RNA sequence: GCCCCCAUCGUCUAUCGGUUAGGACACAUGGUUUUCAUCCAUGGAAGAGGAGUUCGACUCUCCUUGGGGGUG
Numbered sequence: 001g002c003c004c005c006c007a008u009c010g011u012c013u014a015u016c017g018g019u020u021a022g023g024a025c026a027c028a029u030g031g032u033u034u035u036c037a038u039c040c041a042u043g044g045a046a047g048a049g050g051a052g053u054u055c056g057a058c059u060c061u062c063c064u065u066g067g068g069g070g071u072g
């Protein structure tokens, strides 16, 4: 240089065009407990940036950025 893959809550990860963007762990609050832990309940929290297609985009297309792999 060329080719391929990936980017979603703090972390890991679902979501194959119409979802209130779901779950686990973590965190906060409350309950239980003499206290902590465990357990239970509740809550907050997310689509890398830009453009396009479409009635509608996390999802499809293009560019950029970052990461990973292959190859000369």
Base pairs, nucleotide, nucleotide: 001071002070003069004068005067006066007065010025011024012023013022018055027043028042029041030040031039048064049063050062051061052060

This is a predicted structure of a 72-nucleotide RNA (transfer RNA) from an uncultured bacterium.
Its mean pLDDT, the model's own confidence on a scale to 100, is 81.
It was read from a public genome assembly.
Its Rfam family is "tRNA". By type it is a transfer RNA.